RNA sequence: AACUCAUUUUGGCAAACUAUCGGAAACGGUAGGACGCAAAGCCAUAGGGACUAAGGUGUCGCUAUAUUCGACACUAUGUCAGCCUGGUUGCUAAU
Numbered sequence: 001a002a003c004u005c006a007u008u009u010u011g012g013c014a015a016a017c018u019a020u021c022g023g024a025a026a027c028g029g030u031a032g033g034a035c036g037c038a039a040a041g042c043c044a045u046a047g048g049g050a051c052u053a054a055g056g057u058g059u060c061g062c063u064a065u066a067u068u069c070g071a072c073a074c075u076a077u078g079u080c081a082g083c084c085u086g087g088u089u090g091c092u093a094a095u
Base pairs, nucleotide, nucleotide: 006095007094008093012037013036017032018031019030020029021028022027035082041088042087043086046085047084048083049080050079051078055075056074057073058072059071060070061069
């Protein structure tokens, strides 16, 4: 002098919830607020998982008819990085 581990300090982020704005919704932005977090910084076009279903498809109902309308099911091209793995960048004083 550098690195690793442990403990502590300064500083950092901010779940639920509330208000407001955007959105079909999931969810997100801002302000308040702290459950937690050593990457709770970033990446959803790396893989898995979860949420939503506007649009689409199918079935049924309504109906003279159905392309309208209604119900249900399926579906991501929408969302979650504070679900896991992965990628990438990076700050730090003392003992």

This is a predicted structure of a 95-nucleotide RNA (c-di-GMP-I riboswitch aptamer). It was read from a public genome assembly, where an Rfam model found it. Its Rfam family is "c-di-GMP-I riboswitch aptamer". Gene Ontology term of the family: cyclic-di-GMP binding.